RNAcentral holds the sequence, with entries from ENA. A computed fold for a 73-nucleotide RNA from Thermoflexus hugenholtzii, annotated as transfer RNA. It matches the Rfam family "tRNA". From the family's description: Transfer RNA (tRNA) molecules are approximately 80 nucleotides in length. NCBI's taxonomy places the organism under Bacteria, Chloroflexota, Thermoflexia, Thermoflexaceae, Thermoflexus.
[in-house]
RNA sequence: GCCACCUUAGCUCAGCCGGUAGAGCACCCGCCUCGUAAGCGGGGGGUCGCGGGUUCGAAUCCCGCAGGUGGCU
Numbered sequence: 001g002c003c004a005c006c007u008u009a010g011c012u013c014a015g016c017c018g019g020u021a022g023a024g025c026a027c028c029c030g031c032c033u034c035g036u037a038a039g040c041g042g043g044g045g046g047u048c049g050c051g052g053g054u055u056c057g058a059a060u061c062c063c064g065c066a067g068g069u070g071g072c073u
Stems, first nucleotide, its partner, number of pairs: 001072007010025004019056001027043005049065005
C1' cells in the first nucleotide's frame, strides 16, 4: 500500500428482506432472610463509531473518514 470482516447500554452480544432499538450480566430500589449470598419483582441507562447521500421513513442500503481484527504484498 491492497483486500475482507467488525464498530449497537458499563461489559458480552441480538436485531432476518428498511417501519421508529432489545437480551444476559453488571448497577439502583423493593420482597424474602437474624444477616449475607442465592432467588423473586421492578427501575434507570444507548447522538446504533463520525460525516454526508438515497427514501415518506435508515442500526439496516450507498459513499467518505476513524478505530479494531485477520490476510496479502